[in-house]
RNA sequence: CCAUCAAUGGAUCUUAUCGCUCGUAUAAUCUCAGGGAUACGGCCUGAAAGUUUCUACCGCCCGACCGUAAAUCGGGCGACUACGAGGAGAAGACUGCGGAUG
Numbered sequence: 001c002c003a004u005c006a007a008u009g010g011a012u013c014u015u016a017u018c019g020c021u022c023g024u025a026u027a028a029u030c031u032c033a034g035g036g037a038u039a040c041g042g043c044c045u046g047a048a049a050g051u052u053u054c055u056a057c058c059g060c061c062c063g064a065c066c067g068u069a070a071a072u073c074g075g076g077c078g079a080c081u082a083c084g085a086g087g088a089g090a091a092g093a094c095u096g097c098g099g100a101u102g
Stems, first nucleotide, its partner, number of pairs: 002102004008096003012093003017088002020086006026056001029049001031047005041066002050057001058078007
């Protein structure tokens, strides 16, 4: 100096992955049509709006209200999806130091 082997460190790079965190969007909101329930009830289906946005547009609970009609209202808590940022992170690359054998 070269090759191989085992072990090991790194503040560098790539990256599968994730019951992770945060931000933005959207208020899990709203406007209609048809149907349905009726105080032990208050829903179902479809269409549109809303997002530089695909998708979704619901659940449970508390309260109000409606004296049996056709209409709901207020509040609390809980997601998914799109994009962005961060975190974690197997592995690989690169590289440092030393070792063994030839």
Predicted 3D model of a 102-nucleotide RNA (Purine riboswitch aptamer). Rfam family: Purine riboswitch aptamer. About the family: Riboswitches are metabolite binding domains within certain messenger RNAs that serve as precision sensors for their corresponding targets. Its mean pLDDT, the model's own confidence on a scale to 100, is 79. The sequence was found by an Rfam model in a public genome assembly.